[in-house]
C1' cells in the first nucleotide's frame, strides 16, 4: 500500500511551545486570539494484540510490553467515504 476480519450512541485533560485557521472530504452545524488545531512532556481512558493468573471450551480479571484514544453518537446527513487493531501478502 491494496485485500480480509472485528470495532466506531460508553470511557478519559493539566502544563508547555506556538499562531490562524481547525473538525478527513462535500453540504450543514459547530470550535477558536478569553488562543483552537498541531506539537512536546505528564497525567488519564480503553482492553485489540501480548504477558500473567483463575477456569476449563472458551469466559472472567489484572493492566507487563506494543498500538489507539482524551470537545460534540464517526458532530449531523452522503458517498464505491473514513478511522483504529489484527492477520497474512
Nucleotide at each position: 500500500u491494496a485485500u480480509c476480519c472485528a470495532u466506531c450512541a460508553a470511557g478519559a485533560g493539566a502544563g508547555g511551545u506556538g499562531u490562524a485557521g481547525g473538525g478527513a472530504c462535500a453540504g450543514g452545524c459547530c470550535c477558536g486570539g478569553a488562543g483552537a488545531u498541531a506539537c512536546c512532556u505528564c497525567a488519564g481512558c480503553a482492553a485489540c494484540c501480548u504477558a500473567c493468573c483463575u477456569a476449563u471450551u472458551c469466559a472472567g480479571g489484572u493492566g507487563u510490553g506494543g498500538u489507539g484514544c482524551u470537545a460534540a453518537u464517526u458532530c449531523c446527513u452522503g458517498a464505491c467515504a473514513g478511522a483504529u487493531g489484527g492477520c497474512a501478502a

Predicted 3D model of an 89-nucleotide RNA (SAM riboswitch aptamer (S box leader)) from Ilyobacter polytropus.
The sequence is in RNAcentral, with records from Rfam and Ribocentre.
Lineage of the source: Bacteria > Fusobacteriati > Fusobacteriota > Fusobacteriia > Ilyobacter.
Its mean pLDDT, the model's own confidence on a scale to 100, is 83.
Of the family's consensus pairs, 93% are formed in the model.
The same sequence occurs in records of 2 taxa.